The part of an RNA shown here (large-subunit ribosomal RNA, domain I) has 520 nucleotides and comes from a hot springs metagenome. The prediction has a mean pLDDT of 83. The full RNA is in RNAcentral, with records from SILVA. Its Rfam family is "Bacterial large subunit ribosomal RNA". Gene Ontology terms of the family: ribosome and structural constituent of ribosome.
[in-house]
Context: one part of a larger RNA
RNA sequence: GGCUGAUGGUGGAUACCUAGGCACACGAAGGCGAGGAAGGACGUAGCAACCUACGAAAAGUCUCGGGGAGUCGGAAGCAGACUAUGAGCCGAGAGUGUCCGAAUGGGGCAACCCUAAAAACAUAUCCUUUAGGAUAAUGAGCGAACCUGGUGAACUGAAACAUCUUAGUAGCCAGAGGAAGAGAAAACAAAAGUGAUUCCCCUAGUAGCGGCGAGCGAACAGGGACCAAGCCUAAACCGGCGUUUACGAAUACCGGGGUAGUGGGACAUCAAGAUCGAGACUGGAGGUUAAACGAACUAGCUGAAAACUAGACCGUAGAAGGUGAAAGUCCUGUAGUUGAAAACGGAAAGAAUUGUAGAUGAAUCCCGAGUAGCACGAGAUAAGUGGAAUCUAGUGUGAAUCAGCCACGACCACGUGGUAAGGCUAAAUACAAAGUGUGACCGAUAGAGAAAAGUACCGCGAGGGAAAGGUGAAAAGAACCCCGGGAGGGGAGUGAAAAAGAACAUGAAACCAUCAGCUU
Repeated sequence: GGCUGAUGGUGGAUACCUAGGCACACGAAGGCGAGGAAGGACGUAGCAACCUACGAAAAGUCUCGGGGAGUCGGAAGCAGACUAUGAGCCGAGAGUGUCCGAAUGGGGCAACCCUAAAAACAUAUCCUUUAGGAUAAUGAGCGAACCUGGUGAACUGAAACAUCUUAGUAGCCAGAGGAAGAGAAAACAAAAGUGAUUCCCCUAGUAGCGGCGAGCGAACAGGGACCAAGCCUAAACCGGCGUUUACGAAUACCGGGGUAGUGGGACAUCAAGAUCGAGACUGGAGGUUAAACGAACUAGCUGAAAACUAGACCGUAGAAGGUGAAAGUCCUGUAGUUGAAAACGGAAAGAAUUGUAGAUGAAUCCCGAGUAGCACGAGAUAAGUGGAAUCUAGUGUGAAUCAGCCACGACCACGUGGUAAGGCUAAAUACAAAGUGUGACCGAUAGAGAAAAGUACCGCGAGGGAAAGGUGAAAAGAACCCCGGGAGGGGAGUGAAAAAGAACAUGAAACCAUCAGCUU
């Protein structure tokens, strides 16, 4: 020096645990803000650095309700208080609420400065006709995702790359709602029919598209969810009130009328006044925001019993958590029953007012115009220009009014379906910040980045971003003695245990020692 064994040290794996996460489901709510939000700065306690709470009325004030013995937050201690005249605590309402921040009297390097009292700006209305004034609980800003619109990549794939793909994705911008968007056929279909929209299953990886490469990828039909879902206008015509006027009329606005594809309406004649709704407001059921009652066990054993032994009991309660170990009967609870002064919320019911219908006739009139269509170059449709229909916007051109017009995949004929160029519309659908519940979800290198945190730390900045859990049932946290400057240790004592001593439960390996054996 090596190997083996033993005993220790170091180290923090492993099993156990959970204070924190993750996922899913559900219902309610789906917003907050000039009445100053979200988010912050600075303060507030007798002693107070941090977190929490609060705001110069500052870990709090008042009222109402619950509750019933302790309380003065996490968080001990010292000091001092409060409380059966009901505190602390829980719920509802009110008050206070510095400064910054949309930030709004002016300025500014946010949380400050200045003037000295001021809603800055925008919008609407009114007065003025001006660089003006007045009025207004109007707007602005923020918010997890979902939604609509505008704009719009690249890495990547094609084994390179350009059309193509990634993808109308990410990003950015605008806007809205509790959902949004879509929506009552100028639709599909095919000789049979369906009957607004949305979502799911299927059709189907089919028909197709495609440097026919990589890849992209429908629709109809069928089955479900939802749906007693459908409506309002423009025009013709009638009337009113203004304006213009060649006195023939024209026209803005208002009221009536009218809304359709077996075409409808105006108009003319006749008939009717039914039916089914909407509804300000009144109303206040159930519900939400605190809670209350709530059965039944003892002994031995043990450090401690809930385990075991022995004998009992309850059960509309044998969910769960806690208690010195494993508890239906110890505690909190659970099943079941009950409950609101106040706030939120709003079902039934009532209701001023108000909407809604027919028949016959066929002459005339109306039936959404710089629109449809067409040309050019684009975009959207699964579809890359193709034989390319359909839809949309741009430039140019530019119809018809029911004997009309559009569609049925170029186009034409016949046939069939529909009625564009105005608008509104619940439900089925999407999301999940907060709450509740659940888990063949994780258990501290896992699960969120975070059981301590968006902290420490890094960066001028945008931004990046950790590590770190466990004494014990209870601090009973080791009085006192000894060695030592201390650190640390030895006794003593506590404890079931100190080989649980705070660098604290278990305590693997690497690594380091000591001792022994064998060996070079």